[in-house]
Context: one part of a larger RNA
RNA sequence: CUGGGCGUAAAGGGCGCGUAGGUGGUCUGAUAAGUCGGGUGUGAAAGCCCCGGGCUUAACUUGGGAAUUGCAUUCGAUACUGUCAGACUAGAGUGUGGUAGAGGGAAGCGGAAUUCCCGGUGUAGCGGUGAAAUGCGUAGAUAUCGGGAGGAACACCAGUGGCGAAGGCGGCUUCCUGGACCAACACUGACACUGAGGCGCGAAAGCGUGUGGAGCAAACAGGAUUAGAUACCCUGGUAGUCCACGCCGUAAACGAUGUCAACUAGCCGUUGGGGGUAUUAAAACAUUUAGUGGCGCAGCUAACGCGAUAAGUUGACCGCCUGGGGAGUACGGUCGCAAGAUUAAACCUC
Numbered sequence: 001c002u003g004g005g006c007g008u009a010a011a012g013g014g015c016g017c018g019u020a021g022g023u024g025g026u027c028u029g030a031u032a033a034g035u036c037g038g039g040u041g042u043g044a045a046a047g048c049c050c051c052g053g054g055c056u057u058a059a060c061u062u063g064g065g066a067a068u069u070g071c072a073u074u075c076g077a078u079a080c081u082g083u084c085a086g087a088c089u090a091g092a093g094u095g096u097g098g099u100a101g102a103g104g105g106a107a108g109c110g111g112a113a114u115u116c117c118c119g120g121u122g123u124a125g126c127g128g129u130g131a132a133a134u135g136c137g138u139a140g141a142u143a144u145c146g147g148g149a150g151g152a153a154c155a156c157c158a159g160u161g162g163c164g165a166a167g168g169c170g171g172c173u174u175c176c177u178g179g180a181c182c183a184a185c186a187c188u189g190a191c192a193c194u195g196a197g198g199c200g201c202g203a204a205a206g207c208g209u210g211u212g213g214a215g216c217a218a219a220c221a222g223g224a225u226u227a228g229a230u231a232c233c234c235u236g237g238u239a240g241u242c243c244a245c246g247c248c249g250u251a252a253a254c255g256a257u258g259u260c261a262a263c264u265a266g267c268c269g270u271u272g273g274g275g276g277u278a279u280u281a282a283a284a285c286a287u288u289u290a291g292u293g294g295c296g297c298a299g300c301u302a303a304c305g306c307g308a309u310a311a312g313u314u315g316a317c318c319g320c321c322u323g324g325g326g327a328g329u330a331c332g333g334u335c336g337c338a339a340g341a342u343u344a345a346a347c348c349u350c
Stems, first nucleotide, its partner, number of pairs: 004321003007304002012318001014201004021194003025088007033081002035077008049065006091191001092188004096183004103177007110154001115149007125136002162169002206247005215241002220236004258317006266295009276285002299306002323350003332343004
């Protein structure tokens, strides 16, 4: 390379938008580039293969044929692909009317709780643990009542509930704003799918500048435990956690399962929408559609399991894997303030 693969054995890019490229619905006509067929020219000789001849045979040698799967040219074929032209509506999109939602951004507001401060009551303990001690407290703590300050997070509702491409999103109100779903029609007329590079988003931790700082809490200090205890437990406690702006660009970024489309038994829940049955209504029942869960047939799978939300049966495009260690390391490149990230070997060894 031809292959074979990627839920758990090596292997799906963290996620999206999108350039080139690849691929692309139905019908008609034209063309004849791809495709298919015939002819002609060429495809040196030798060699290989086949049939003969010559040395007693063979090797060797000699004659003829075949082959030379190719290229060029010409004449045809027109199903498929391409190209051009015209048309269509089943893909895709737009409009109209509704619906649900922790989707995103900004501003304002609220109550519970912790801590601190002030004042009242009150007196000897509080706190903490397996047991203690460090610690706090007669300069009046803990407890309790009233008042105040400040920061962070939003109990119940809450649900294999909802929304979002992923990361993720949860008190209330207002403003701005993205997407989805449903119903019936109207419109555009293939406008589509995927997507190397590229661009954007991207938890936590970390970094820069400046605010903020209640609680929690790496580091650190002390008390315990222990043979020791640079830990687990306890008392404290600084970065940080919060906010604004700018970086970082990684995670078991997981469904460890790329995106899109088509097809393939059923049963039971649940969320949003639609029309229907019967009904006063609510509730209920059957149905349809978009999600989200539990079982399960066929099939698949090494097994576990998956099973219309496929890991089944297929198609299109991208990413990735190719024994373990060395190593996601070195060197070089790119990016970054740094931390580091990304791209990514070899020697050697089993």